[in-house]
């Protein structure tokens, strides 16, 4: 430096519920709390999913797809950084 994470060792992160704040919302932040996680550290470049939408299309009560903005890194892919060890 690369690979691997069977077994260790020292750590780390923190789901849901609930409370508070922000937001139209999805959701985010803080607290409590642990479902789990070998990157569940960080980043929206690609895909998925979710929310909103002055829009576009249609079979025009509504629906489909596209576009715009936002969210999700604990949905995958990818990029990047990192602890320990070596079946």
């Nucleotide at each position: 430096u690369c690979g691997u994470g069977c077994a260790a060792a020292a750590c780390g992160c923190a789901a849901a519920c609930c409370c508070g704040u922000c937001g139209u919302a999805a959701g985010a932040c803080g607290g409590c709390g642990a479902c789990g996680c070998a990157a569940a550290g960080c980043c929206u470049c690609c895909g998925g999913u979710u929310g909103c939408u002055u829009g576009a299309c249609u079979u025009c009560u509504a629906g489909u797809u596209c576009g715009g903005c936002a969210a999700u890194a604990g949905c995958g892919g990818g990029g990047u950084u990192g602890c320990c060890a070596c079946a």

A computed fold for an 87-nucleotide RNA from a Gammaproteobacteria bacterium, annotated as c-di-GMP-I riboswitch aptamer. The prediction has a mean pLDDT of 84. It was read from a public genome assembly, where an Rfam model found it.